[in-house]
Molecule: transfer RNA
Organism: Nitriliruptorales bacterium
RNA sequence: GGGCGUGUAGCUCACCGGGAGAGCGCCCGCCUCACACGCGGGAGGCAGCAGGUUCGACACCUGCCACGCCCA
Numbered sequence: 001g002g003g004c005g006u007g008u009a010g011c012u013c014a015c016c017g018g019g020a021g022a023g024c025g026c027c028c029g030c031c032u033c034a035c036a037c038g039c040g041g042g043a044g045g046c047a048g049c050a051g052g053u054u055c056g057a058c059a060c061c062u063g064c065c066a067c068g069c070c071c072a
Base pairs, nucleotide, nucleotide: 001071002070003069004068005067006066007065010024011023012022013021018055026042027041028040029039030038048064049063050062051061052060
């Protein structure tokens, strides 16, 4: 330098055009003498950045950035 892949909540990951979600973690409550387990509830992300397409984009297209793999 070229090709491919990945980038969504604190962490690990879903979501192939119209509702942003799960598990774990965190907070509160219930339970217990207490803790743990268990049960219920809650907070928390505008989806790497910018632009484009579309009535509508996390999702499609373009550029850039970061990380990983391969080639030179």